[in-house]
Molecule: transfer RNA
Organism: Hadesarchaea archaeon
RNA sequence: GGGCCGGUAGCUCAGCCUGGUAUGAGCACUCGCUUGGCAUGCGAGGGGUCGCGGGUUCAAAUCCCGCCCGGUCCACCA
Numbered sequence: 001g002g003g004c005c006g007g008u009a010g011c012u013c014a015g016c017c018u019g020g021u022a023u024g025a026g027c028a029c030u031c032g033c034u035u036g037g038c039a040u041g042c043g044a045g046g047g048g049u050c051g052c053g054g055g056u057u058c059a060a061a062u063c064c065c066g067c068c069c070g071g072u073c074c075a076c077c078a
Stems, first nucleotide, its partner, number of pairs: 001074007010027005020058001029045005051067005
């Protein structure tokens, strides 16, 4: 340098192909119930510039272009 995969909640991820309210899961966090107290269990709640910039569109996490970061393979130099 080239190919491929990935970047979304504090963490691990789904959702993207087939555009329509940031729609969600598990864990974590907060509150309540339960307990003599804790753990477990049950219920509720908070938390998101969807890596960055631009384009298309009435509308973009999703489609297109460029870039950044991580992983992996190949090539090049030695």